[in-house]
Molecule: c-di-GMP-I riboswitch aptamer
Organism: Candidatus Brocadia sp.
């Protein structure tokens, strides 16, 4: 030095859980706590899981206009559909954005220790 990982040394981190705070939410942060980790150290670049109170479809409503119909002598009213426009809403589902996950897997860096 690549590479590899002992029941070695020293140490190091800390899942679940409970406790305070932050956040719509995943989720993170301080405590306490050990499930396990040799990169459980930093990085969201690529898969990949989640979140969304944003957005677009979707759906409901109110207006507008057309087009057909039914009432009526007409005006006018009214039914269906279509299209615009605003406004509400989405448990779930789809599409975009925006985010979370480095203790899912990859990639690249950086890093202790040496028995075989």
């Nucleotide at each position: 030095u690549c590479a590899c990982g002992a029941u070695a040394a020293g140490g190091g981190c800390a899942a679940a859980c409970c406790c305070g705070g932050a956040g719509u939410g995943a989720u993170c942060c301080g405590g306490g706590g050990a499930c396990g980790c040799a990169a459980a150290g930093g990085a969201a670049a690529g898969g990949g899981u989640c979140u969304c109170g944003c957005u677009a479809a979707g759906c409901c409503g109110u207006u507008u206009a057309a087009a057909c119909g039914g009432u009526u002598u007409a005006a006018a009213c009214u039914g269906u559909u279509u299209u615009a426009a605003c406004g509400g809403u989405u448990u779930u589902c789809u599409g975009g954005a925006a985010g979370a996950c480095a203790g899912c897997c990859u990639u690249a860096c950086u890093g202790c220790c040496g028995a075989a």